[in-house]
RNA sequence: UCGCACUAGUCGGGGAGUUAGCGGUGCCCUGUAACCUGCAAUCCGCUACAGCAGGGAUGAAUUCCGGUCCCCGGACUUAUGAUGUGUUGCCAGCCCUUGAUAAGCAGCGUUGACGGGUCGGUCUCACGCAACGUAAACUUGCGAACCAUGUCAGGCGGGGAACCGAGCAGCAUUAAGUGAAAUUUUACGUGUGCCGUGAGGGAGCCGGCCUUGAGCCGGCUGUCAGGUCAGCGGGCAUGUUAUACUUUCAAAGACCGGUGUGCGA
Numbered sequence: 001u002c003g004c005a006c007u008a009g010u011c012g013g014g015g016a017g018u019u020a021g022c023g024g025u026g027c028c029c030u031g032u033a034a035c036c037u038g039c040a041a042u043c044c045g046c047u048a049c050a051g052c053a054g055g056g057a058u059g060a061a062u063u064c065c066g067g068u069c070c071c072c073g074g075a076c077u078u079a080u081g082a083u084g085u086g087u088u089g090c091c092a093g094c095c096c097u098u099g100a101u102a103a104g105c106a107g108c109g110u111u112g113a114c115g116g117g118u119c120g121g122u123c124u125c126a127c128g129c130a131a132c133g134u135a136a137a138c139u140u141g142c143g144a145a146c147c148a149u150g151u152c153a154g155g156c157g158g159g160g161a162a163c164c165g166a167g168c169a170g171c172a173u174u175a176a177g178u179g180a181a182a183u184u185u186u187a188c189g190u191g192u193g194c195c196g197u198g199a200g201g202g203a204g205c206c207g208g209c210c211u212u213g214a215g216c217c218g219g220c221u222g223u224c225a226g227g228u229c230a231g232c233g234g235g236c237a238u239g240u241u242a243u244a245c246u247u248u249c250a251a252a253g254a255c256c257g258g259u260g261u262g263c264g265a
Base pairs, nucleotide, nucleotide: 001265002264003263004262005261006260009058010057011056012030013029014028015027020047021046022045023044024043035055036054037053038052039051064258065257066256067255068254069253073249074248075247078244079243080242081241082240083239084238085237086236087235088234091233093232094231096227097226098225099224100223101222103221104220105219107216108215115211116210117209118208119207120206121205122204123200124199125198126197127196128195129193130192131190132189133188134187135186136185137184139180140179141178142177148173149172150171151170156165157164158163
């Protein structure tokens, strides 16, 4: 060095999660030439040589082991953007609103602003007038089997008679009552009045006149000081998602190195 037989090893690996930890089942990534059966998420097996049990293949190297490079993918931190939810008006914003100011605009003002004076109105009381309402009177209709009035036929009673008495119906009238009418009168009242007279009141407002002589007002903008609102915007918290950075694990791949025993030639 070669051949034969065997052994260690290998027959996928990794991330997150779970777990005291490891491996597996489940999820994701990578990769395939990538063994088979049974077990298992309130789970199964094990304990640092960290799946177990059984069977099989391959086998000292393209396949095993170690190192370096590379970086699929996952995870973490931070930042930014988008978005969901909650909260905040002690968020100088938008929106709404109050007060002040008077720089600008508008309006009023020398045909006289503001202010001052004066007179009146508005207000109160009393009276009157009017209006309206209620009641009464006045006018009028109806209105009593008897217990209303007048007259009382007939009939009744008394009387010798003349005559007298009570009196139903009828007729007329009327009381209480019940209607009508609206003329007049009286009394009372009033969320009545461009009404009148007298007295009071005088803060404000309105009007007239006198005086003064240039401002007044606060509608819009501006400025200042408040108030309200969680709809928008802002802030904060939390979740999702995208991108970037950092850190970490890391499949596949590339390169370098390492690897046993026996027999025979």
Bacterial large signal recognition particle RNA, 265 nucleotides, folded computationally. Rfam family: Bacterial large signal recognition particle RNA. Clan: SRP clan. Gene Ontology terms of the family: SRP-dependent cotranslational protein targeting to membrane, signal sequence recognition and signal recognition particle, plasma membrane targeting.